A computed fold for a 72-nucleotide RNA from a Minisyncoccota bacterium, annotated as transfer RNA.
Its Rfam family is "tRNA". Rfam's curators write: Transfer RNA (tRNA) molecules are approximately 80 nucleotides in length.
The organism belongs to Minisyncoccota, within Bacteria.
The sequence is in RNAcentral, with records from ENA.
The coordinates come from a structure-prediction model, not an experiment, and the mean pLDDT is 81.
[in-house]
């Protein structure tokens, strides 16, 4: 330099055009307990950035940023 893949919650992953973006773990609160842990209930929390297409974009297109793989 060329080609391809990925970027979603603090972490690991879903959702591949549709209605409030969902789960697990973590965190916080409540309950339980002599106390702690575990278990139970509840809460907080996210689409890398900027454009485009569309009635509607996490999803499709373009550019940029970041990470990874292959070729040279």
């Nucleotide at each position: 330099g060329c080609u391809c893949c990925c970027g979603u919650a603090g972490u690991u992953c879903a959702a591949u055009g549709g209605a409030c973006a969902g789960a697990a773990c973590u965190g916080c609160g409540c309950a339980c307990u002599c106390c702690u842990a575990a278990c139970g209930c509840g809460c907080c929390g996210a689409u890398g950035c900027a454009g485009g297409u569309u009635c509607g974009a996490u999803u499709c297109c373009u550019g940029c940023c970041g990470g990874g793989a292959g070729c040279a």